[in-house]
Context: one part of a larger RNA
RNA sequence: GUCUCGACGUGCUUAUGCACCUGCGUGCUCUUAGCAUCAGCCUAUGGGCUCCCGAUUCAGCUCGUCUUGAAACAUGAACCAAGGAGUUUGACAUGUGUGUGAGUCAAUGGGCUAGAAAACCCGUAAGGCUUAAGGAAUCUGAUUGGCGAGAUCCCUUGCGGGUACACCGUCGACCGACCUUGAUCUUCUAAGAAGGGUUCGAGUGAGAACAUUCCUGUCAGGACCCGAAAGAUGGCGAACUAUUCCUGAGCGGGGCGAAGCCAGUGGAAACUCUGGUGGAGGCCUGCAGUGAUACUGACGUGCAAAUUGUUCAUCUGACUUUGGUAUAGGGGCGAAAGACUAAUCUAAACAUUUAGUAGCUGGUUCCCUCUUAAGUUUCCCUCAAGAUAGCUGGAGCUCUUAGCGAGUUUUAUAGGGUAAAGCCACUGAUUAGAGGCAUCGGGGGCGCAACGUCCUUGACCUAUUCUCAAACUUUAAAUAGGUAAGAUGGGGUGGUUGCUUCAUUGAGCCAUGCCACGGAAUCGAGAGCUCCAAGUGGGCCACUUUUGGUAAGCAGAAUUGGCGAUGCGAGAUGAAUCAGAAGUCGAGUUACGGUGCCUAACUACGCGCUAACGUAGAACCCACAAAGAGUGUUGGUCGAUUAAGACAGCAAGACGGUGGUCAAGGAAGUCGAAAUCUACUAAAGAGUGUGUAACAACUCACCUGCCGAAUAAACUAGCCCCGAAACUAGAUGGCGCUUAAGCACGCGACCUAUACCCGAUCAUCGGGGCAAGUGUCAGGCCUCGAUGUGUAUGAGGGCAUUGUGAUCAUCAUAAAACUCAAGGCAUGAGCCCGAGCGGAGCGGGCGUCGGUGCUGAUCUUGGU
Numbered sequence: 001g002u003c004u005c006g007a008c009g010u011g012c013u014u015a016u017g018c019a020c021c022u023g024c025g026u027g028c029u030c031u032u033a034g035c036a037u038c039a040g041c042c043u044a045u046g047g048g049c050u051c052c053c054g055a056u057u058c059a060g061c062u063c064g065u066c067u068u069g070a071a072a073c074a075u076g077a078a079c080c081a082a083g084g085a086g087u088u089u090g091a092c093a094u095g096u097g098u099g100u101g102a103g104u105c106a107a108u109g110g111g112c113u114a115g116a117a118a119a120c121c122c123g124u125a126a127g128g129c130u131u132a133a134g135g136a137a138u139c140u141g142a143u144u145g146g147c148g149a150g151a152u153c154c155c156u157u158g159c160g161g162g163u164a165c166a167c168c169g170u171c172g173a174c175c176g177a178c179c180u181u182g183a184u185c186u187u188c189u190a191a192g193a194a195g196g197g198u199u200c201g202a203g204u205g206a207g208a209a210c211a212u213u214c215c216u217g218u219c220a221g222g223a224c225c226c227g228a229a230a231g232a233u234g235g236c237g238a239a240c241u242a243u244u245c246c247u248g249a250g251c252g253g254g255g256c257g258a259a260g261c262c263a264g265u266g267g268a269a270a271c272u273c274u275g276g277u278g279g280a281g282g283c284c285u286g287c288a289g290u291g292a293u294a295c296u297g298a299c300g301u302g303c304a305a306a307u308u309g310u311u312c313a314u315c316u317g318a319c320u321u322u323g324g325u326a327u328a329g330g331g332g333c334g335a336a337a338g339a340c341u342a343a344u345c346u347a348a349a350c351a352u353u354u355a356g357u358a359g360c361u362g363g364u365u366c367c368c369u370c371u372u373a374a375g376u377u378u379c380c381c382u383c384a385a386g387a388u389a390g391c392u393g394g395a396g397c398u399c400u401u402a403g404c405g406a407g408u409u410u411u412a413u414a415g416g417g418u419a420a421a422g423c424c425a426c427u428g429a430u431u432a433g434a435g436g437c438a439u440c441g442g443g444g445g446c447g448c449a450a451c452g453u454c455c456u457u458g459a460c461c462u463a464u465u466c467u468c469a470a471a472c473u474u475u476a477a478a479u480a481g482g483u484a485a486g487a488u489g490g491g492g493u494g495g496u497u498g499c500u501u502c503a504u505u506g507a508g509c510c511a512u513g514c515c516a517c518g519g520a521a522u523c524g525a526g527a528g529c530u531c532c533a534a535g536u537g538g539g540c541c542a543c544u545u546u547u548g549g550u551a552a553g554c555a556g557a558a559u560u561g562g563c564g565a566u567g568c569g570a571g572a573u574g575a576a577u578c579a580g581a582a583g584u585c586g587a588g589u590u591a592c593g594g595u596g597c598c599u600a601a602c603u604a605c606g607c608g609c610u611a612a613c614g615u616a617g618a619a620c621c622c623a624c625a626a627a628g629a630g631u632g633u634u635g636g637u638c639g640a641u642u643a644a645g646a647c648a649g650c651a652a653g654a655c656g657g658u659g660g661u662c663a664a665g666g667a668a669g670u671c672g673a674a675a676u677c678u679a680c681u682a683a684a685g686a687g688u689g690u691g692u693a694a695c696a697a698c699u700c701a702c703c704u705g706c707c708g709a710a711u712a713a714a715c716u717a718g719c720c721c722c723g724a725a726a727c728u729a730g731a732u733g734g735c736g737c738u739u740a741a742g743c744a745c746g747c748g749a750c751c752u753a754u755a756c757c758c759g760a761u762c763a764u765c766g767g768g769g770c771a772a773g774u775g776u777c778a779g780g781c782c783u784c785g786a787u788g789u790g791u792a793u794g795a796g797g798g799c800a801u802u803g804u805g806a807u808c809a810u811c812a813u814a815a816a817a818c819u820c821a822a823g824g825c826a827u828g829a830g831c832c833c834g835a836g837c838g839g840a841g842c843g844g845g846c847g848u849c850g851g852u853g854c855u856g857a858u859c860u861u862g863g864u
Base pairs, nucleotide, nucleotide: 009020010019011018012017062077063076064075065074078864079863080862081861082860083859086364088221089220090219091218092217093216095214097212098211099210100209103129104128105127109122110121111120133140134139145171146170147169148168153162154161155160173204174203175201176200177199178197179196180195184191224363225362227360231353232352233351234350242327243326245324246323248321249320250319253285254284255283256281260277261276262275263274264273266271289314290313291312294310295309297308298307329345331341332340366798367797368796369795370794376389378387379386390536391535392533393532394531395530396529397528398527399526404524405523406522408521409520410485411484412483413482420475421473422472427469428468429467432464434462435461436460439459440458441457442456443455444454445453446452489515490514492512493511494510495509496508497507499506539563540562541561542560544558545557546556547555548554569578570577583761584760585759586758588756589755593751594750595749596735597734598733602748605746606745608743609742617737628722630720632719633718634717635716636715637714640711641710649706650705651704653702656678657677661673662672685700689698690697762788763787764786765785766784767783768782769781770780799853801850803848804847805846807844808843810841818836819835820834823832824831825830
């Protein structure tokens, strides 16, 4: 508001009916307002995630590759797109899944079908493998055993008892071969019972196989891909060039001037000489031609895959050359250079064999997770390679709460001959004296001489002494290595035997009872076993030991640990040193090393030393310095001097015998030799130096005076200095530093690693729980603990891609591809979504098939 229904009221009217207004209830619809929620769009000095761009601080060397080791002055690589490398077949081996099972299996074939099909079905059954082995072979030919240890199951349920699969160990039996024996039988050759043997067998011992799938591996095939030098077969080439032959063509000018001829001179003649003429020649010069010496010129992405300039050689001849012809590949041809044989020659080029082979080089394509090596042994016509064992992974199996195990210790035990030690112990080497009977050698005395005697020196002997040994040793470690630390043991009784013993004695075997503090410590949660297979088989470094070497960043061994295969912090830098091993984050604490600035952190503290202006010094490996020297300075040791006055300084004395003796040119303290007394003294050498021809003179030792307190040697070791010279300018890391920012010692604080601790989270591995009521995956959920590096290699799980089967979707209202500072998910390979562009197909999950993934190969083709 009144379209509908009901009720009520008022007015008119006739009861009925009509009209009107008000109010209520209910239904429907609509509007407005408020609240809530959802969606879209717009906006913002808003918040967040992600991505991009720019800037700043710190860190930070190109990847691939071979390698012990690569950022390498080792090699490949300008950039982009597309292509590009472990495949497939057969046989075999282990494992694994499936089917049937003492058997198993799609031969050929037949049926079905539109069918030349595929698939499906049938099947006498041939055949394969298996069900029996042994032996060279003729041939012969195996049936339930015992013991130990045993999961499981059962009874007890506390100990314990019973049962007993698989596998393993062990003792028997049987089969065949071999050796032996030979009853019986018999055709005198066979058969062959019972028996024996530390002999041999891929045997038996209540079958386990067959077919097929997949992974991995081995072998053969082009065999992961690319790559030779070679070998073989067949025909094609002499248009280049080598050399014959045939046929043609070409060579200007000048010079020298052979033979022959002519004339004349001379001569008796032979003949000769002179002048001409003549025009020979592998003759000369030199053009064309042909060649190619030098500049080692030019050029050297050329004019040219051999040219060009000048110079040079030859140029009537073994000259140059056209055309034709002959010789052909282990062959030709060659005035010979291994030259030439079509830009090719110490054996042409082409095609085929052929995808030839290569122990050699290079390359070999997506991700995550887990494990994780070796460079050693033995053998090899083996040393750039293999096999074998080792190291490693995977797949399983058998057991496991009481036994088992151990890169450990302890106890016990046995072996050793290294280190050390020893040599008056062996063997060998070796120094020194001492003593000495006999003997031997040398020298000598006495002596005619003597195996006479004496002296001496060696050998030799004896007791000592010095020093040594990988191939000496009496003695003898440390370390290392072996074995044991109990039930499979200890002890008792009985039996048996072909062995053993004098022996029912032993030994073995069998039977049966007994002994539980489980027979050292510590630690672990697992231990043991089987099968298959990869990679590796160049190593290197350090402490210690050690061989060769003058030594080496040299070569070769041993133990252990590292690097290789490994980052992070420290050593400035760095494979190996020190510290310490790492999922991803947050907080805390440290290691090594540091704390003036570079540079995070004390110009901290205490105490010494050090002065180095030609180079002070400044932290394992390690980036050097020695012998020697210093009155630089600081400590120390030892024996001295000194208030009875040292040392130093100044001053006095420094004398007599005596010019000592000898020697000699001389020698008086002082050229030299031997000796080196004494007197007086405070003290003074028969003299420490200077000096003289010799003296002299001076001086010293020594003594004294003045003075008044420490002095003077020899060693030793801290820092410092000398020793200390190399070629770009230069390195405690740099600056710089001096009661340090140096050296030595001590004591605190602080800084800092991916280490330690705590928390969160991801993954892996291990343990435990959960089948019920239901939103939900048992391939699930919940929970506890530990671990997390990694090359070669192995395993697991994923991503992407082409075709294809069924299924479910998508698309002209716009598929795929492509583009993008757009957004998100995933550890990652990758995926989803948005916008643009585009204009016809395309996707998901489940299967299946593979010519399935690229940064490298002096990769191929194209582009820039």
Large-subunit ribosomal RNA, domain II from Gossypioides kirkii, 864 nucleotides, folded computationally. Rfam family: Eukaryotic large subunit ribosomal RNA. On this family, see Yusupov et al., Science 2001: "Crystal structure of the ribosome at 5.5 A resolution". The source organism's lineage runs through Eukaryota, Euphyllophyta, eudicotyledons, Gunneridae and Gossypioides. Model confidence (mean pLDDT): 80 of 100.